[in-house]
Context: one part of a larger RNA
RNA sequence: UUGGGCGUAAAGCGCGCGUAGGCGGCCAGUUAGGUCGGGAGUCAAAUUUCGGGGCUCAACCCCGUCUCGCUCCCGAUACCGGCUGGCUUGAGUGUGGUAGGGGAAGGCGGAAUUCCCGGUGUAGCGGUGGAAUGCGCAGAUAUCGGGAAGAACACCGGUGGCGAAGGCGGCCUUCUGGGCCAUCACUGACGCUGAGGCGCGAAAGCUAGGGGAGCAAACAGGAUUAGAUACCCUAGUAGUCCACGCCGUAAACGAUAAGGUACUAAGUGUGGGAAAGUCAAAUUUCAGUGCUGCAGUUAACGCAGUAAGUACUCCGCCUGAGUAGUACGUUCGCAAGAAUGAAACUC
Numbered sequence: 001u002u003g004g005g006c007g008u009a010a011a012g013c014g015c016g017c018g019u020a021g022g023c024g025g026c027c028a029g030u031u032a033g034g035u036c037g038g039g040a041g042u043c044a045a046a047u048u049u050c051g052g053g054g055c056u057c058a059a060c061c062c063c064g065u066c067u068c069g070c071u072c073c074c075g076a077u078a079c080c081g082g083c084u085g086g087c088u089u090g091a092g093u094g095u096g097g098u099a100g101g102g103g104a105a106g107g108c109g110g111a112a113u114u115c116c117c118g119g120u121g122u123a124g125c126g127g128u129g130g131a132a133u134g135c136g137c138a139g140a141u142a143u144c145g146g147g148a149a150g151a152a153c154a155c156c157g158g159u160g161g162c163g164a165a166g167g168c169g170g171c172c173u174u175c176u177g178g179g180c181c182a183u184c185a186c187u188g189a190c191g192c193u194g195a196g197g198c199g200c201g202a203a204a205g206c207u208a209g210g211g212g213a214g215c216a217a218a219c220a221g222g223a224u225u226a227g228a229u230a231c232c233c234u235a236g237u238a239g240u241c242c243a244c245g246c247c248g249u250a251a252a253c254g255a256u257a258a259g260g261u262a263c264u265a266a267g268u269g270u271g272g273g274a275a276a277g278u279c280a281a282a283u284u285u286c287a288g289u290g291c292u293g294c295a296g297u298u299a300a301c302g303c304a305g306u307a308a309g310u311a312c313u314c315c316g317c318c319u320g321a322g323u324a325g326u327a328c329g330u331u332c333g334c335a336a337g338a339a340u341g342a343a344a345c346u347c
Stems, first nucleotide, its partner, number of pairs: 003319004007301002012315001014200004021193003025087007033080002035076008050064005090190001091187003094183005102176007109153001113149008124135002161168002205246002209242002214240002220234003258313002262310002266292005272286004296303002320347003329340004
């Protein structure tokens, strides 16, 4: 719990789909529920408000009186709502184009790495700040030829692209989602948001199975050091990869919820589409993505047509610090744990 806020001070759910609900375009008619006006009734008395009066004042007492609420009746009809009819600008569909690491499955490729086999070849190699552990005369490192395996795709590559977010990068094929532009044919408000709910969701982790080249928690050793449970080095297992199923968290970040409208100078770069063009360019335009910057805004930093400016709508969240994202309870999970989420006490 009014209010004020949520980029960085506490605060935007990680992201989407969507139920209830809230909110909702233009025109006409109708209704009269909300709304507004009038009237009536009622709201016992006392009390309270206001006006006046009486005790010398006051408290106290007395008289008069209002508002609001509720019920009923009559009326108004701009707005909100209901109903009816219509419209096309919101939204959607169609048609024609178009860019893309958007997703899924399958196939293929080269470089590199490691291992194996063979040739050449001999005493070192490796590693560091310097070393050592380690590897090597049972022939290593180096180099040439052959083979195997797994993982990742140099250059292109870009404040460049796509996706709701997580995220997505060799090439080809198949299946598949969304966007943008043009056209203005169709539907006719079908919209926005969204408590619950449902789904997606990096990495790590988990269950049982494959796979295992490189890298590499843990572990071991060598160094360094006063110590060194580290940083450096040599090794190295889970894991990293695949398929099934879980987990549901991140500085899941733009630390910035979503949709719509209008506006608020401009300038400049870049990827996509369109128009006209002297088809090279300049120019105009639509939707992206960056930078600079005015008004405005901000505590400042900064933001500034991709707003953190000016307004509207809906949801979420915050309300001193610590205790604490802890305890307890509940739900979910195989577990790890996740979600929800206090208090005493201290300052």
The prediction has a mean pLDDT of 81. Predicted 3D model of a 347-nucleotide part of an RNA (small-subunit ribosomal RNA, central domain) from an uncultured bacterium. Its Rfam family is "Bacterial small subunit ribosomal RNA".